[in-house]
RNA sequence: UCAGACGGCCGGGCGGCCGCGGCGGUGCAUCACUGCAUCGUCGAGGAAAGUCCGGGCUCCACGGAGACAAUGCGGCGGGUAAUUCCCGCCGGGGGUGACCCCAGGGACAGCGCCACAGAAAACAAACCGCCACACCGGAGCGCUUCGGCACUCCGGCGGCAAGGGUGAAACGGUGGGGCAAGAGCCCACCGCGCGACCCGCAAGGGAAGCGGCACGGCAAGCCCCGCAUGGAGCAAGACCAAAUAGGGGAAACCGCGAUCGGCCUUCGGGUCGGAUCGGGACGCGUCUCCGCGUCGUUUCCCGGGUCGGUCGCGCGAACCGGCCAGCAAUGGCCGGUCCAGAGGAAUGGUCGCCGCCCCGUUCAUUCGGGGAGACAGAACCCGGCUUACAGGCCGUCUGACUUC
RNA sequence: GGCCAUGUGGCGGAGUGGUGACGCAGCGGUCUGCAAAACCGCGUACCCCGGUUCAAUUCCGGGCGUGGCCU
Numbered sequence: 001u002c003a004g005a006c007g008g009c010c011g012g013g014c015g016g017c018c019g020c021g022g023c024g025g026u027g028c029a030u031c032a033c034u035g036c037a038u039c040g041u042c043g044a045g046g047a048a049a050g051u052c053c054g055g056g057c058u059c060c061a062c063g064g065a066g067a068c069a070a071u072g073c074g075g076c077g078g079g080u081a082a083u084u085c086c087c088g089c090c091g092g093g094g095g096u097g098a099c100c101c102c103a104g105g106g107a108c109a110g111c112g113c114c115a116c117a118g119a120a121a122a123c124a125a126a127c128c129g130c131c132a133c134a135c136c137g138g139a140g141c142g143c144u145u146c147g148g149c150a151c152u153c154c155g156g157c158g159g160c161a162a163g164g165g166u167g168a169a170a171c172g173g174u175g176g177g178g179c180a181a182g183a184g185c186c187c188a189c190c191g192c193g194c195g196a197c198c199c200g201c202a203a204g205g206g207a208a209g210c211g212g213c214a215c216g217g218c219a220a221g222c223c224c225c226g227c228a229u230g231g232a233g234c235a236a237g238a239c240c241a242a243a244u245a246g247g248g249g250a251a252a253c254c255g256c257g258a259u260c261g262g263c264c265u266u267c268g269g270g271u272c273g274g275a276u277c278g279g280g281a282c283g284c285g286u287c288u289c290c291g292c293g294u295c296g297u298u299u300c301c302c303g304g305g306u307c308g309g310u311c312g313c314g315c316g317a318a319c320c321g322g323c324c325a326g327c328a329a330u331g332g333c334c335g336g337u338c339c340a341g342a343g344g345a346a347u348g349g350u351c352g353c354c355g356c357c358c359c360g361u362u363c364a365u366u367c368g369g370g371g372a373g374a375c376a377g378a379a380c381c382c383g384g385c386u387u388a389c390a391g392g393c394c395g396u397c398u399g400a401c402u403u404c
Numbered sequence: 405g406g407c408c409a410u411g412u413g414g415c416g417g418a419g420u421g422g423u424g425a426c427g428c429a430g431c432g433g434u435c436u437g438c439a440a441a442a443c444c445g446c447g448u449a450c451c452c453c454g455g456u457u458c459a460a461u462u463c464c465g466g467g468c469g470u471g472g473c474c475u
Stems, first nucleotide, its partner, number of pairs: 001400010012354007020043010045375001049386002052384005057233004070229005075089005090104001091102004105224002110222002112218003127164002129160003135156006142149002172190006191213001192211003197206003237311004247302007256278005261272004280295005318337008356371005405474007414428003422458001430446005451467005
């Protein structure tokens, strides 16, 4: 200098003017609620987002313990209020390297799947192929003492799994011995499994020796093992509390007939929301009969819920700085600060200077002109993860090249 | 604001590890004087990006879109 790896940070700054929301003070108006004016103070984010995890908080459920089911997680140790998050380590994989990635328990508990191709896809088996003439059958040729014998070929029975070929995957690899041909059949090395002993809190690492090889893959398929988990969510929930309708109670008032009862009576009857029965009205689709159900008006009071209002609601696992413990995540101590809030929802606009980029110019970091500024917008709160993002800064480290 | 479900041609709608049905619509052909009906045939369909697996529409994670419920 170029190319990269990892970690952290910023997300324009200062000032003037106008404007918006919350809170507080003062003044004026108002009986008051409140309104207006003015002053002070505060006013978005690293993700406020997705709502994917975990908690706080609130209500509901629940006597204790256990089992089953469902769901989630899965190397070991640590951190935390808690986590599937974070830190450190182990193992595996990738990269020349800094470094990065891994849902990383179990496939001898059982079930299931492995398309196509291929002989065979997990119990092993044998398509092409290789094999003594040990057995059987047939053919040919030769010899013969005519009983047979020897050779070659084909088929069967039998042996083999080295080679061929298929596939994502084929039942250890290389070399030698051995054999009829072969084969861990035997041997050496490598790989694999078990592993006394040593190291480590552990995961795990090293390893004498042993085993002749037995054990394909998928559990982000069912499942097994271990661990964890009650449900809902601030539209949770608590309090205050209209109009109208409906519920309960009281009072007053209107009312057809009969019977009973009370009162009055001139004995003809009259009267009474006192009781019972009937009639009546409406509904059960319509009509007749039967049956069932409901039913007076007004005023006042009581209680519940709705509209609406208030709280929940921001002093908190809070932020900033320093020191200490720890490799780190993180924890502890000391000092300082108060920092949006709300209801369908305020946080904006403009100008100047500085900063950034580009062009021209200059001895120059000078002068002039032009331009850009992303993703996005709190709504109960917090910790994580994930996703979006113009431009820029800092630190540590790696590889290559050049120069000293 | 909170909580759920879902995504397969132009539309509707099966399939759930191994080469994606079917119906309607569309296009071409046969038939007809021309159409309709009927018959025959046709097509760049699994929302996007990663992961698990030999193999993903399907299983898992993230994103995007659509729909529903709670005042």
Predicted 3D model of RNase P RNA and transfer RNA as a complex of 475 nucleotides. The prediction has a mean pLDDT of 76. Rfam match: Bacterial RNase P class A. Rfam classes the family as a ribozyme.